c-di-GMP-I riboswitch aptamer from Sapientia aquatica, 86 nucleotides, folded computationally. The RNAcentral record of the sequence draws on Rfam. Its mean pLDDT, the model's own confidence on a scale to 100, is 84. NCBI's taxonomy places the organism under Bacteria, Betaproteobacteria, Burkholderiales, Oxalobacteraceae, Sapientia.

C1' cells in the first nucleotide's frame, strides 16, 4: 500500500417487545430490551414495500385513486470508515 473476511483481540450497532413522546397514519425519537448485524455508518438516485391527512373521484354508507409521508434492518446504486486476521 493493495485485496480478501474462514479463524482471532478490543470495540459498534440494536429487532421483537413494554414504558414515554411526536405523527392522521405509515413510522421516527429518548429511555429500557437483544432478534441480528463486517458496514445494522450516512444518502431515497433506481425498483418493492408500508401508510393515505390533505386532494380527485363515485350510488356520499363508505369505498377506490393516489406521495408530497415513510421504509437505508426489502433489494440495486453512490458515499465515508475502525480495530484485527489472512
Nucleotide at each position: 500500500c493493495a485485496a480478501u473476511c474462514u479463524c482471532c483481540u478490543g470495540g459498534g450497532c440494536a429487532a421483537a417487545c413494554c414504558c414515554g413522546u411526536c405523527g392522521a397514519a405509515a413510522g421516527g425519537c429518548g429511555g429500557g430490551g437483544a432478534c441480528g448485524c463486517a458496514a445494522a455508518g450516512c444518502c431515497u438516485c433506481c425498483g418493492g414495500c408500508c401508510u393515505a391527512c390533505a386532494g380527485c373521484g363515485c350510488a356520499u354508507g363508505g369505498c377506490g385513486c393516489a406521495a408530497u409521508g415513510g421504509u437505508a434492518g426489502c433489494g440495486g446504486g453512490g458515499u465515508u470508515g475502525c480495530c484485527g486476521a489472512u